[in-house]
Glycine riboswitch aptamer from Roseiarcus fermentans, 94 nucleotides, folded computationally. It was read from a public genome assembly, where an Rfam model found it. It matches the Rfam family "Glycine riboswitch aptamer". Rfam links the family to the GO term glycine biosynthetic process.
RNA sequence: GACACUUCGCGGAAGAGUCCGUCGGCGCGAGCCGCCGGCGCCGAAGGCGCAACCGCCCCGGAAACGCUCAGGCCACCAGGACCGCUGAAGUGAU
Numbered sequence: 001g002a003c004a005c006u007u008c009g010c011g012g013a014a015g016a017g018u019c020c021g022u023c024g025g026c027g028c029g030a031g032c033c034g035c036c037g038g039c040g041c042c043g044a045a046g047g048c049g050c051a052a053c054c055g056c057c058c059c060g061g062a063a064a065c066g067c068u069c070a071g072g073c074c075a076c077c078a079g080g081a082c083c084g085c086u087g088a089a090g091u092g093a094u
Stems, first nucleotide, its partner, number of pairs: 003092006009085004017039001019038003023034004040073003046069001047067003053061003
């Protein structure tokens, strides 16, 4: 100096209800917001399951597949797997 991994930072990042109802708040009103409940839906935090495959092959590791417990469902915000960085720290090996 380059490589791999982990964490942080920056950027990008989808899907699904402006549904119905009680209550509360705001508003002259139409309506708006929030909690809760009901039904319906989403999968890309997490979690769980099967498995191609892999391994040190007793047994383990395993998905963007599946389940939706959790989470989420107007927009905004937040979150967000994953991708990118000529950014930072650490670890490993060469």